[in-house]
Molecule: transfer RNA
Organism: bacterium
Parts: sequence; C1' cells; structure tokens
RNA sequence: GCCCGGGUGGCGUAAUCGGUAGCCGCGCAACACUUAAAAUGUUGUGGUUAAUAACCGUGCCGGUUCGAGUCCGGCCCCGGGCA
Repeated sequence: GCCCGGGUGGCGUAAUCGGUAGCCGCGCAACACUUAAAAUGUUGUGGUUAAUAACCGUGCCGGUUCGAGUCCGGCCCCGGGCA
C1' cells in the first nucleotide's frame, strides 16, 4: 500500500428488510436471607441535572431518506490476510 471483519451502557454482546436504541450475560448498588459473610433471591443501574422534567447519546465528519446503529462517501482506531 491493497483486501476482509469490527467500533453500541462500567465490560462482553444483541437489535430481523431502514421504522420505539439498549436484549442477554457480567459487574455495581440497595434490600431480603445469615451471628457475620459467601451463595441465592428481589429491585434498580447510559450521560448532564436537584429532578420522575428537559436535553444529549451507537468511533468522528458529511450525504441519501418522512425516518439511519443499519445504506453511501471521507477520516480515525482495533483485529486478520496478501505484498
């Protein structure tokens, strides 16, 4: 340099043909159980914020579209292949 795959919560992952982003697991917090803890169970858990409001949020910048995590272009980063 060329080709392929990927970048989504704190972490790993899902999201069907473009139509409510956040499924499942882990972690974390509170509570229950326990003499205490572990294990287990229940509930909660993106960010800003006093807030249940409001705004923001799928690597970054543009484009297409009524509508983009998803399609197109450029760039950045990670992994693999070729040279």